[in-house]
Context: one part of a larger RNA
C1' cells in the first nucleotide's frame, strides 16, 4: 500500500425487525450421499453441488455391464497392386451384428475393337484413422460467484531518499466517484446514467381475416355497409425538477420536501446490459486445443441387461390433514403461445381413455380452446368423515418393432399415512406475496420440473439496538 479486528463513526441491503405464506412431521414426485450390485455411466459438493448439465434413460440416447463379432476399421484423405460398372432383389443359418449363396443387370468418355480412363463398389498391402481414456493444477472459449455492489484506473503536475501519496480526501446530497462546493492538483478513460426493447396516455397513417355506433337484414356480426370505437402495427408526441411555494449557506449552488397540472412526477414500472478483479471456482463429457497414455484394443458393430435397485440419511418441489371446504347442477369473463408426418369442428358409438366417419385451416380467417378460482342453487353437519387420494387387484385404451425388467391414460373395486407439523430454516415491500387455471419447448409415447401467460388480490415496514453480506473514512498489527 494491502489484508485483518469478537477497534470506532457514517450509510446501504427482504440483512435484522413489523407483518403474510412456505419448509422442518405425512403420503408420493425428483436429484443426492450412503449402501447394494456384473454394471448401478460421467459430471456437478458451503453460500456460487443437490427438479443442476438432462429442453424429456422402454430400444436408440449411453458413455456402464454380460455375452457375440471385428481389425485400413462405424469416419476421413492418400498411395500401390488387383476385381467388379453402380444399382437392385433374395434364400439359408444366427438374438442380432453378420457369414454363405441364387437372380437381374450393363451406363458415361477415348479406341488401332485388345484394350484403357473418370466415378462407384469391392480385396490385400500400407501412411494412418478413432478414443465420451488422463491432465480445467499446462490451455482457448463459455460460465458461476462478490454484484447492477459503485467502484477500478491513467497522462501531465506536485510532494516523499524511496515504497508511494495527491487527484479519488474534506462539507453537503444522489440509487451511483451522481451532482455541487472548497483544495496542488489539472484533466481522461473503464465502469454509473443515457442511448436499445416492453409495458403505462394521446395523435397522424391503415382498415383485413379484426370491430360494429348509426342503417338495413339474419336464429346468429349472418349479410350488405361503416372507419366512429375496441384492436393491429408502423411513425412522431409527451416527463425535462421544466412550474409554484418552502427548506438548504459567509453567499450561491447540489439538492431535499411539499404543492399545481398531467394518463403518468422525480430512474414511471419490467428486461436487456455485469468496470479492474476474486475464488489455480465450474467445464478436457458442448466444441477446441499442449502433454501423455490405449492402437487383435482404452477403437468399432450388435443382442440383453444396465442408468428406474433399496435398511437408511439430506434437498427441492406435488397433494394433503377440510366447512373461507368436499360433492352434484347451472352460469360469467382472459392472455401468452402452437399447428400440413400438424391441429382438428361436427356427428355416431364407448361409463371413460379413446375409436369411427367426416369437415375447415400453411391460420389476426380454421382448429387445440369448455379457462379455473369467481357468481347461483342443492346437499353433507366435524367425524379419520360424502376429507383424504397412497397403495393394491381387475377390465382397458394410446404411442411405438416392442411398455416384463421399465411408459401415460381410462373404469370397477380397495381407502394407507396423515386431525397444520420439535429444534431449526426460507421466500416475499405491490399489481408483489399468496391463490387460481392456461400455453409452450423437448417429445412417437411420457411434466408435481423449467420457461412463459393471464384470472382474483392482501398484510406490514415504528425504526437500525443487534444478526449476515457490501462500501466509505479513520485507528492498531507479534501479518503479506
Nucleotide at each position: 500500500u494491502g489484508a485483518c479486528g469478537g477497534g470506532a463513526u457514517c450509510c446501504c441491503g427482504c440483512a435484522c425487525a413489523a407483518g403474510c405464506g412456505g419448509u422442518g412431521g405425512a403420503g408420493c414426485a425428483u436429484g443426492u450421499g450412503g449402501u447394494u450390485u456384473a454394471a448401478u455411466u460421467c459430471g456437478a459438493u458451503g453460500c456460487a453441488a443437490c427438479g443442476c448439465g438432462a429442453a424429456g434413460a422402454a430400444c436408440c440416447u449411453u458413455a456402464c455391464c454380460u455375452g457375440g463379432g471385428u481389425u485400413u476399421g462405424a469416419c476421413a484423405u492418400g498411395u500401390u497392386a488387383g476385381a467388379g460398372a453402380a444399382u437392385c432383389u433374395u434364400a439359408u443359418a444366427g438374438a442380432g451384428a453378420u457369414a454363405u449363396g441364387g437372380g437381374a443387370g450393363u451406363g458415361c468418355c477415348c479406341u488401332u475393337c485388345g484394350g484403357g480412363g473418370a466415378g462407384c463398389u469391392u480385396u490385400a498391402a500400407u501412411a494412418c484413422a478413432g478414443g465420451u481414456g488422463c491432465u480445467g493444477c499446462a490451455u482457448g472459449g463459455c460460465u458461476g460467484u462478490c454484484g447492477u455492489c459503485a467502484g477500478c484506473u491513467c497522462g501531465u503536475g506536485u510532494c516523499g531518499u524511496g515504497a508511494g501519496a495527491u487527484g479519488u480526501u474534506g462539507g453537503g446530497u444522489u440509487a451511483a466517484g451522481u451532482c455541487c462546493c472548497g483544495c496542488a492538483a489539472c484533466g481522461a478513460g473503464c465502469g454509473c446514467a443515457a442511448c436499445c426493447c416492453c409495458u403505462a396516455c394521446c395523435a397522424u397513417u391503415a382498415g383485413u381475416u379484426g370491430c360494429c355506433a348509426a342503417u338495413a337484414u339474419u336464429u346468429a356480426u349472418u349479410u350488405a355497409g361503416g372507419g366512429a370505437c375496441u384492436c393491429u402495427a408502423a411513425u412522431g408526441g409527451g416527463a425535462c425538477u421544466g412550474c409554484c411555494g418552502a427548506u438548504g449557506u459567509a453567499a450561491a449552488a447540489a439538492a431535499u420536501c411539499g404543492g399545481a397540472g398531467g394518463a403518468a412526477g422525480g430512474u414511471g414500472g419490467g428486461g436487456a446490459u455485469g468496470a479492474u478483479g476474486u475464488c489455480a471456482a465450474g467445464u478436457c463429457a458442448u466444441c477446441a486445443u499442449g502433454g501423455u497414455c490405449c492402437u487383435u484394443a482404452u477403437g468399432u458393430c450388435c443382442a440383453g441387461g444396465g442408468c428406474u435397485a433399496c435398511a437408511c440419511a439430506c434437498g427441492u418441489g406435488c397433494u394433503a390433514c377440510a366447512a373461507u371446504g368436499g360433492u352434484c347442477g347451472g352460469u360469467a369473463c382472459a392472455a401468452c403461445g402452437g399447428g400440413u408426418c400438424g391441429c382438428u369442428a361436427g356427428a355416431c358409438a364407448g361409463c371413460g381413455a379413446u375409436g369411427u366417419c367426416a369437415u375447415g385451416c400453411c391460420a389476426a380467417u380454421c382448429c387445440c380452446u369448455u379457462a379455473a378460482a369467481g357468481c347461483c342453487g342443492a346437499u353433507c353437519u366435524c367425524a379419520g368423515u360424502u376429507c383424504g387420494g397412497a397403495u393394491u387387484a381387475g377390465a382397458g385404451u394410446c404411442u411405438g418393432c416392442a411398455a416384463c425388467u421399465c411408459g401415460a391414460c381410462u373404469c370397477u373395486a380397495u381407502g394407507a399415512a396423515g386431525u397444520u407439523g420439535g429444534a431449526a430454516u426460507c421466500g416475499c415491500u405491490a399489481g408483489u406475496a399468496a391463490u387460481c387455471g392456461c400455453g409452450u419447448g423437448u417429445c412417437a409415447g411420457c411434466a408435481u420440473a423449467a420457461c412463459g401467460c393471464g384470472g382474483u388480490g392482501a398484510a406490514u415496514a415504528c425504526g437500525u439496538u443487534c444478526c449476515c453480506g457490501g462500501g466509505a473514512u479513520u485507528u492498531g498489527u507479534a501479518c503479506a
A computed fold for a 480-nucleotide part of an RNA from an uncultured bacterium, annotated as small-subunit ribosomal RNA, 3' major domain. The RNAcentral record of the full RNA draws on Greengenes.